[in-house]
RNA sequence: UCUACGAAAGGGCAAACCUGGCGAAAGUCAGGGACGCAAAGCCAAAGGGCCUUCUCCCUCUGCGGGGAUGGCAGCCUGGCCGCCGAA
Repeated sequence: UCUACGAAAGGGCAAACCUGGCGAAAGUCAGGGACGCAAAGCCAAAGGGCCUUCUCCCUCUGCGGGGAUGGCAGCCUGGCCGCCGAA
């Protein structure tokens, strides 16, 4: 130094919940707050999965069914980038 790995230290992120903004919703943004996280950094136009259904389609007209172009990277795999250095 590289690969694997994850002790320590310093620092980092921030689930639920609350308040406010945006959104039809899922959700997201900001503040508070910490369940957790060694990639809980980025990519949803890499694949799968999940959530939602304004517009749209079907309909037996039902408070029904279908349906991403909307979302989730803190669901999995994959890609890119990256801090520290004990065993």

Model confidence (mean pLDDT): 88 of 100.
A computed fold for an 87-nucleotide RNA from a Syntrophomonadaceae bacterium, annotated as c-di-GMP-I riboswitch aptamer.
Rfam family: c-di-GMP-I riboswitch aptamer. From the family's description: GEMM was predicted in a large-scale screen for bacterial structured RNA regulatory elements.
It was read from a public genome assembly, where an Rfam model found it.
NCBI's taxonomy places the organism under Bacteria, Bacillati, Bacillota, Eubacteriales, Syntrophomonadaceae.